[in-house]
Context: one part of a larger RNA
């Protein structure tokens, strides 16, 4: 250090926990929400008008966020600086205005039918802020003029004039109004393109390249541009390392040293990539979309064999792999996202509790007194050591245990706590130390077994009969809820 193993473990506070199979998943549950947009349909109370409340269905927004993981990627990436006069933007906020007439379907549903199922087909008939058309319309698109300002060739900015194209919807309320709609201008934020510098080893990879380099013109795009085509020339890259192998996400950081520098790039936080494998494109402001579609593939379920279903690199969990990494918990109380006018509702984001000494940090295993007691160990046999330890006597009362209260995470004078905690009271030394080593480096020494054997060792070397190096014993030294061992970095 995200650490593994070993022995060993009382308590608590922040952190951290699949590094290996981007291998394969049972099961939950992880995107809804609005009835104030819209017809209905059940239910409740009512005699009824009608209230209320729940649902599928059209339809609005959201599902491009948020949550995972790093598979590819060596530059279409990422950092740092710049350009975009070559760009787009839904929800916000802002400026000027609108906000008109009309058709016609379709879903729910009703009938019938067809399917094992998934789903499905015909006929009837409705509704709208679904969809269609006509109307008006600018400072908005476009094209010409005439004028001005910039600047980088293409071009751009003011002002004037002429055409030309293009819109819309209701809903609540007794109203006042307030929410949306439609067209515009600025904006804020967000994103999309461009360049410059930097960015890992390999030369036992030296020569790559044919849309390949330019150029004209044309499609495509929100925009530039071989992005893509049609034709034209024959360019472009390279030892400043091009092309090709390998090998990797980058970055703010982080370790690590005085520093240069060396390693890294787990959590957090930006960026980018990816969602079983490769490929499409549809809707949209935005995608080439993790829990949207369509093909193919390989793997898997279910079948009445005729045909369907599925994607945990989300939270939890299997099992499988490995030295190796956890609860199928509670809550939406806070925070924030989504939707609503709003109460609200959803949210495996989030907020919290479980477990693991994995880390770091803090706190306890008790305090004062006590004579040299037994046991053990050494011995020159006098003694010494263990050792104020321990009994023993006298206090305390953290933590863990009970038990009370109801201040505080709660904003917003009311309500709101999933958890967690302040504070108060009661008992009582009870329940709470080991773990490596003592030849020298290196801080700590004696006995006894063992005899080159058994065994130790990071090196250096111990061990062949008096071993401080082997194993036990006493005694010692260090750290301590931790010790030591590996395996990594400076």
């Nucleotide at each position: 250090u995200g650490a593994a193993c070993g022995c060993u473990g009382g308590c608590g506070g922040c952190g951290u926990g699949g590094c290996u199979a981007a291998g394969a998943c049972a099961u939950g549950c992880a995107a809804g929400u609005c009835g104030a947009a819209c017809g209905g349909a059940u239910g409740u109370a009512g005699c009824a008008a009608u209230a209320c409340a729940u649902c599928a269905g059209u339809g609005g927004c959201g599902g491009a966020c948020g949550g995972g993981u790093g598979a590819g990627u060596a530059a279409u990436g990422a950092a740092u600086c710049g350009c975009u006069a070559a760009c787009g933007u839904g929800c916000c906020c802002u400026u000027a205005g609108g906000c008109u007439u009309g058709g016609g379907a379709u879903a729910g549903c009703c009938a019938u039918c067809c399917g094992a199922a998934a789903g499905g087909a015909u006929g009837g008939g409705u509704a709208a802020u679904a969809c269609c058309a006509g109307a008006u319309g600018a400072u908005a698109u476009g094209a010409c003029c005439c004028u001005u300002u910039g600047a980088c060739a293409u071009c751009u900015u003011u002002g004037g004039g002429u055409c030309c194209u293009c819109a819309a919807a209701g809903c609540a309320g007794c109203a006042a109004u307030g929410c949306a709609c439609c067209u515009u201008u600025g904006g804020a934020g967000c994103g999309g393109g461009c360049g410059a510098u930097u960015u890992u080893g390999u030369a036992u990879c030296a020569g790559c390249u044919a849309g390949u380099u330019g150029g004209u013109g044309a499609g495509g795009u929100a925009a530039u541009g071989g992005c893509u085509c049609a034709c034209c020339a024959a360019g472009g890259c390279g030892a400043c390392g091009a092309c090709g192998c390998a090998u990797a996400g980058c970055c703010g950081g982080a370790c690590u040293g005085a520093g240069a520098g060396g390693u890294u790039g787990g959590c957090c936080g930006g960026c980018c990539a990816c969602a079983u494998u490769g490929g499409g494109a549809c809707u949209g402001a935005g995608a080439c979309a993790c829990u949207g579609c369509c093909c193919a593939g390989a793997c898997u379920c279910c079948u009445a064999c005729g045909g369907g279903g599925g994607g945990c690199u989300g939270c939890a969990g299997u099992a499988a792999c490995g030295a190796a990494u956890c609860u199928u918990c509670c809550g939406c109380a806070a925070u924030g996202c989504a939707c609503g006018a709003a109460a609200g509702u959803g949210u495996g984001a989030c907020g919290g509790a479980g477990c693991g000494a994995c880390g770091c940090c803090g706190c306890g295993u008790g305090g004062a007194g006590g004579a040299g007691a037994a046991g053990c160990c050494c011995u020159u046999c006098g003694g010494g050591g263990u050792g104020u330890a321990a009994a023993c006597u006298c206090c305390u009362g953290u933590c863990a245990g009970g038990g009370g209260u109801a201040a505080g995470a709660a904003a917003g004078u009311u309500c709101u706590g999933a958890u967690c905690u302040a504070c108060c009271c009661c008992a009582g030394a009870g329940g709470a130390a080991g773990a490596g080593g003592c030849g020298g480096c290196u801080a700590a020494c004696u006995c006894u077994g063992u005899g080159c054997c058994a065994g130790c060792a990071g090196c250096c070397g111990c061990g062949g009969u008096a071993a401080u190096a082997c194993a036990g014993a006493g005694g010692c030294c260090u750290c301590g809820a931790g010790c030591g061992u590996u395996a990594g970095g400076c």